Description:
This is a predicted structure of a 1586-nucleotide RNA (small-subunit ribosomal RNA) from a subsurface metagenome.
[in-house]
RNA sequence: AGAGUUUGAUCUUGGCUCAGAAUAAACGCUGGUGGCGUGCUUUAUACAUGCAAGUCGAGCGGAGAUCAGCUUGAAGCAGAAGGUGAUUAAUUCACACUUUGUGUGAGUUAUGAACUUUCUGUGAUGGUUGAUCUUAGCGGCGAACGGGUGAGUAACGCGUGGAUAAUCUGCCCUUGAGACCGGGAUAACACCUCGAAAGGGGUGCUAAUACCGGAUAAAAUUACAGAAAGCAAUUUCUGUAACCAAAGUUGGAUUUCCAAAGUUCUUCGCUCAAGGAUGAGUCCGCGUCCUAUUAGCUAGUUGGUGAGGUAAAGGCUCACCAAGGCAAUGAUGGGUAGCCGGCCUGAGAGGGCGUACGGCCACACUGGGACUGAGACACGGCCCAGACUCCUACGGGAGGCAGCAGUAGGGAAUCUUCCGCAAUGGGCGAAAGCCUGACGGAGCGACGCCAUGUGAACGAUGAAGGCCUUCGGGUCGUAAAGUUCUGUCAGGGGGGACGAUGGUUAAUCUUCGGAUUGAUUGACGGUACCCUCAGAGGAAGCUCCGGCCAACUACGUGCCAGCAGCCGCGGUAAUACGUAGGGAGCAAGCGUUAUUCGGAUUUACUGGGCGUAAAGAGUGCGUAGGCGGUCAGGUAAGUCAGGGGUGAAAUCUCUGCUCUUAAGGCAGAAACUGCCUUUGAUACUGCUUGACUAGAGGACAGGAGAGGGAAGUGGAACUCUGGAAGUAGCGGUGAAAUGCGUAGAUAUUCAGGGGAACGCCGGUGGCGAAAGCGGCUUCCUAGUCUGUCCCUGACGCUGAGGCACCAAAGCUAGGGGAGCGAUCGGGAUUAGAGACCCCGGUAGUCCUAGCCCUAAACGAUGGGUACUAAGUGUGGGGGGAGCAUUACCCUCCGUGCUGAAGUUAACACGUUAAGUACCCCGCCUGGGGAGUACGGUCGCAAGGCUGAAACUCAAAAGAAUUGACGGGGGGCUGAACAAGCAGUGGAGCACGUGGUUUAAUUCGACGCAAAACGAAGAACCUUACCAGGACUUGACAUGCCAGUAGUAGCGACCCGAAAGGGAAGCGAUCCUUAUCUUCGGAUAGGGAAGCUAGCACAGGUGGUGCAUGGCUGUCGUCAGCUCGUGCCGUGAGGUGUUGGGUUAAGUCCCUUAACGAGCGCAACCCUUGCUUCUAGUUGCCAGCGGGUAAUGCCGGGCACUCUAGAGGGACCGCCGCCAGAAAGCGGAGGAAGGUGGGGAUGACGUCAAGUCAUCACGCCCCUUAUGUCCUGGGCUACACACGUGCUACAAUGGCCAUGACAGAGAGAAGCAAGGGAGCAAUCCUGAGCGAAUCUCAAAAAGUGGUCCCAGUCCGGAUUGCAGGCUGCAAUUCGCCUGCAUGAAGUCGGAAUUGCUAGUAAUCGCGGAUCAGCUAUGCCGCGGUGAAUACGUUCUCAGCCCUUGUACACACCGCCCGUCACACCACCUGAGUUGGUUAUACCCGAAGAUACCUGACCAACCGGCUUGCCGGAGGGAGAGUGUCCAAGGUGUAUCUGGCAAGGGGGAUGAAGUCGUAACAAGGCAGCCGUACCGGAAGGUGCGGCUG
Repeated sequence: AGAGUUUGAUCUUGGCUCAGAAUAAACGCUGGUGGCGUGCUUUAUACAUGCAAGUCGAGCGGAGAUCAGCUUGAAGCAGAAGGUGAUUAAUUCACACUUUGUGUGAGUUAUGAACUUUCUGUGAUGGUUGAUCUUAGCGGCGAACGGGUGAGUAACGCGUGGAUAAUCUGCCCUUGAGACCGGGAUAACACCUCGAAAGGGGUGCUAAUACCGGAUAAAAUUACAGAAAGCAAUUUCUGUAACCAAAGUUGGAUUUCCAAAGUUCUUCGCUCAAGGAUGAGUCCGCGUCCUAUUAGCUAGUUGGUGAGGUAAAGGCUCACCAAGGCAAUGAUGGGUAGCCGGCCUGAGAGGGCGUACGGCCACACUGGGACUGAGACACGGCCCAGACUCCUACGGGAGGCAGCAGUAGGGAAUCUUCCGCAAUGGGCGAAAGCCUGACGGAGCGACGCCAUGUGAACGAUGAAGGCCUUCGGGUCGUAAAGUUCUGUCAGGGGGGACGAUGGUUAAUCUUCGGAUUGAUUGACGGUACCCUCAGAGGAAGCUCCGGCCAACUACGUGCCAGCAGCCGCGGUAAUACGUAGGGAGCAAGCGUUAUUCGGAUUUACUGGGCGUAAAGAGUGCGUAGGCGGUCAGGUAAGUCAGGGGUGAAAUCUCUGCUCUUAAGGCAGAAACUGCCUUUGAUACUGCUUGACUAGAGGACAGGAGAGGGAAGUGGAACUCUGGAAGUAGCGGUGAAAUGCGUAGAUAUUCAGGGGAACGCCGGUGGCGAAAGCGGCUUCCUAGUCUGUCCCUGACGCUGAGGCACCAAAGCUAGGGGAGCGAUCGGGAUUAGAGACCCCGGUAGUCCUAGCCCUAAACGAUGGGUACUAAGUGUGGGGGGAGCAUUACCCUCCGUGCUGAAGUUAACACGUUAAGUACCCCGCCUGGGGAGUACGGUCGCAAGGCUGAAACUCAAAAGAAUUGACGGGGGGCUGAACAAGCAGUGGAGCACGUGGUUUAAUUCGACGCAAAACGAAGAACCUUACCAGGACUUGACAUGCCAGUAGUAGCGACCCGAAAGGGAAGCGAUCCUUAUCUUCGGAUAGGGAAGCUAGCACAGGUGGUGCAUGGCUGUCGUCAGCUCGUGCCGUGAGGUGUUGGGUUAAGUCCCUUAACGAGCGCAACCCUUGCUUCUAGUUGCCAGCGGGUAAUGCCGGGCACUCUAGAGGGACCGCCGCCAGAAAGCGGAGGAAGGUGGGGAUGACGUCAAGUCAUCACGCCCCUUAUGUCCUGGGCUACACACGUGCUACAAUGGCCAUGACAGAGAGAAGCAAGGGAGCAAUCCUGAGCGAAUCUCAAAAAGUGGUCCCAGUCCGGAUUGCAGGCUGCAAUUCGCCUGCAUGAAGUCGGAAUUGCUAGUAAUCGCGGAUCAGCUAUGCCGCGGUGAAUACGUUCUCAGCCCUUGUACACACCGCCCGUCACACCACCUGAGUUGGUUAUACCCGAAGAUACCUGACCAACCGGCUUGCCGGAGGGAGAGUGUCCAAGGUGUAUCUGGCAAGGGGGAUGAAGUCGUAACAAGGCAGCCGUACCGGAAGGUGCGGCUG
């Protein structure tokens, strides 16, 4: 940055489509890792469950728990003391005994069980005090923040900038002052009580930083007084008076014996005032979507006065008064929408969007309402109404995820019922701390952006395999394998953060702010990161490959299946479908869909247009508006410059830093293009003042004119009436007829009536704004031009709405009506003819009055001003020159033509612009639908004006180019017509074709340009067809492999229609090696050849001539078709090649922006006509000789003929004429004269012409058959149709007789003389000849005779019989001969063919093919031998030039409308059913407000009887009025859904009817209008040329 797509091609216009970027995306396929973001766009649908707003005990009284002090002090226990005192020991005395001793009794001392008393300690419990923890309630603060959503809202809602002297502001900060004295209650709690519950009720007690009274207090406010400022409203200052506060608490110290209380310090609070900060309210300027098919809206509406209300101005509310207010600069209504910073896109200007983040607003189930409060009319508060859900004991209650998760539903679609308060922030608190789904994090999703990996190096037998193949190979592809390495990510192991430089706490210090030291505190997270281990191991897809657009082959499919963004692919060779291989692109993604911007200058401000493409209003006048001449002064609104404020942050840009990089983050700068304000400048614009005259207008003097209106008047023509005269027609047409006329027409003439229109002049002449205006005269009237340069002094231009005029047709009413003439009637034409043509003829055309308001209302060109070459006409003026009226020059205003520059897509325009500029208006934005529908408006109606959408197409269109075509024009040619001759079409037959038939009738060829064509020859063969019978490596080719020795070959015989199948027997050859040898050869091995079996393959007249080559036909032997360079054109293209002549010819000449050239033409070639030379056998024979019945028969000769080679000859060369030339005409000469005759030769191309069956060939198909062989049949059929021929119909003839003259050919499986046989076909025999020698071979028309016009002595079909020939074979199905038979046919309808001279016609001859023949065909040959051409009007064909074109598959084109069918969207529609809005009335919850009433009541006051009364004051509730949500009823607007039926429209390979348009489209077309008609359409009237 562009590209594709309209055309045969081109340029333009113009739409559609693509490539780019983006997304809150979704879907399909696929999916390694990480980081950062992001995630219900739909039902503002409904929600289970949990959580999302609490906190403060340092406000308060309680309650609970724990602990401590004091006190109480039961039981128990312990201890002490006392009492009683068991037991035991010692001892004294007494007694007894056998003793050193023992025993008993009494006492003394000691021991002390048990019991008991007292005391002490411990201690349950109770009381009391205190501490710690918890906290239901009272109280305080918060809950108005934070979080969500975008329903509503078109608004001061938002943005921006201002205002608030019209305001409020809790917590916070600063300053000042203060905090005094009192009081009465009430929750909690206790008891009773109602209820299922939710929740209450009653009685009683109690506290406060709860509540109340009083004191004090400045400021504010109010009132009064005074002063100052001001025009005033008013403001400021001073003074006086009135009026309003409070609460405590924490921790210490201290006083006191202790407690209470006090004093004092302190923490946090409290009150008043002022200020600040923050936040909020309100107001204003500007900006903020679509719709006019919404044009009028508005009664609290607009303003005032007063009052109320509010924090605050204000109709915010009310009373009264006035009648205003808004609106084309778009009010009101309707639709849609949260707004912005910004985001996406774009070069920008713009356009689109408003998710996430940030600011503002609004909302919280729906609607209404207030309460509390600094702040709400309050998301997790209250009341009411409604809908819905849940509980219920049926009485009544409860609820609101658009908080975080999550569920259901909806949907193409959007996450975890996670962790944590560690950080940041918020609430409360003195603090610790508590709360925090804010937030920090993690999870899920490739949803987005960014990063990274899936390995690296080497590695050619270019492996295997796949795919393709020209079979050679190529490619995947160094790719793999393999070798050597590395180790990111993922995985295992180990270590392990930053985020905490913070917070908390203890101790110490302190200047009280804090500091130091220690301890402690992380959801993420054992995460990031680091180290290490092993091993290429775990990690690539998606889309595309016809063009746009990078990338191609094979197979499959066969207008099928499918693809497709646009153009378009697919009907048998698909780079476009599907698959594969290969390739291209991007890559953990890739595609698709959706949407936005871009490209799109395709709404054009930057940056478009309007003659013909879409687009100038039919024309003017004029309102608003826009724009506006010259010179000065002022001003400074626009404009410009400087300064200031603001333009939040984030984003964007730049710079730096930080995550390994990046995305991301942090910091700084710049920017935020805007608005406000201030100072200045004054060129321009504006405003204002003054002046000017060049614009504009006026005056005066002249001029031209179909300008308009009215009245009068004239002649020609026409028609009617009357008269005259007159007779059979008139009229009309392409031709006719209808019509008129013997009742006297037409034609002629005289007179009269009537209406309409005005000949000549008359003219791209005039006038008018346009429509339009045409005899003459008069009256009224408008515009315009010229001259003078006298006056005014910018008075101007344009012009949305508005108003006026507006051809024709048409409408209403009344007249008029000659001619013309829609409709209509009739006649023609025609397939039809609702038309064209003709005869009639109504409305209408004319006038008056009133409507209508449209045209191709056109110059398809809006108006105005200025500028920019010329030339030449014409109309109207003026001036100069001139003897002069007309000639010459200058000039103004009109009107034409040609043209410079310039413009334009081109055509064209070009001082009358479509040029160069400015001003104003109108209009356009693809085609169709459609100037339609609906709505509005105008109209009597017809209809006009305004004017869409759905749907549908990829075009529609303009100009020009080349062709082709034309029932366009001009020129030219041709056996094209004409003039002639002979035919065809009629008959019979032959041949071919169609059709039909058939087992098959093989196939091809189909206008000319198929049809006696392929086929120069179908009995078998051919043969491709059919039936039947056979074969399967095959009838034929090549190769490989194996086998084969009685192998190849021959093959009696058997079956058979044959092919074929069997088969005895006979029976080889060559090369080489070895051995043997009697040297002849033999044996063995190998090979060749052959055979058998097998594998590759053969084979196919199977398909496709629309895959092809080659060949051919045709236009057409027509004169054309092109190129190079140059020139012209934006280009296709043109020029050349046209023009003037001429020619058979693009042949030649001249002219010429062309000059040359090529393929064609011509010539060169063959043949024929004349001639020369050469040559002379098989040809010839003049002369010479010989010979014969005769003959070039023989010798000889080559003169002639001839043969066949080489030459010559003809060139408009010569003469004459016209002429410049080419050339033409005439003449001479010449065998030939104007390319001498004929042939071969066929330009570029056309027809998808013909041929796959001549041949070749791609692809497809068949392969025991679609191949091959054989027998028989068929191609020969036969109701019929067509084509080409033959023979005829006869006397220019038939028959008979006669007999002369050709040319060109052919001949060996041949031609055959001659002779013989036969009526003949033919047969027998057979000379000669491979041919200038021999043969075919007789030429025939001719001549003579006869027949005498008839179905014949014409004609010969058909049939019968008998023969002949060929051939293996003659039935289907051959030819010939003889005899007999003797059909149609007496010259041919419409139509049609050939031929212009040795031609037509006529006559015979030959040849190819071939055994024979169907040949009357074809190809050749000669003989005889005409007529006619005035000419180019017409038919056909062709060429050139030109013109028109809507054709380009090219007129066999294109194309219009009805009808029928299918489908789609729309309009209408009896109605029906929703929604919205408005309005009237009713009802009227909660609440507010006003009034009334007022249960009840502690605080204050008074009184006393001291707990009562009264007062002040408060006050629930009831009632009434007003406002008001929801609701009800009625009416109306707007807008949806459904709908029988109706209407047109669009679309749809092959429907019907016509032929309207494009060519002069066969009647020129089109526009408006009216009438008519199956339909296109026709006709009338007027208009246009497209």

Its mean pLDDT, the model's own confidence on a scale to 100, is 82.